[in-house]
RNA sequence: GCCCUCUUGGCUCAGUGGUAGAGCGCUGGUCUAGUAAACCAGAGAUCGUCAGUUCGAUCCUGACAGGGGGCA
Numbered sequence: 001g002c003c004c005u006c007u008u009g010g011c012u013c014a015g016u017g018g019u020a021g022a023g024c025g026c027u028g029g030u031c032u033a034g035u036a037a038a039c040c041a042g043a044g045a046u047c048g049u050c051a052g053u054u055c056g057a058u059c060c061u062g063a064c065a066g067g068g069g070g071c072a
Base pairs, nucleotide, nucleotide: 001071002070003069004068005067006066007065010024011023012022013021018055026042027041028040029039030038048064049063050062051061052060
């Protein structure tokens, strides 16, 4: 320098055109003599950034940034 791949709540990951979910964690409650466990409820993500396509973009296209890999 070129090519491939990944980037989504605090963490690990789904979702792949129609206003984003799960597990764990966190907060509150029930239960307990108390803690944990269990059960119930809740908060938390402008989907890496900037553009483009589209009636509509997490999803398609481009550039850039960061992580990983390959070739030279």
Transfer RNA from Didymodactylos carnosus, 72 nucleotides, folded computationally. Rfam family: tRNA. By type it is a transfer RNA. NCBI's taxonomy places the organism under Eukaryota, Eumetazoa, Bdelloidea, Philodinida, Didymodactylos. The RNAcentral record of the sequence draws on Rfam.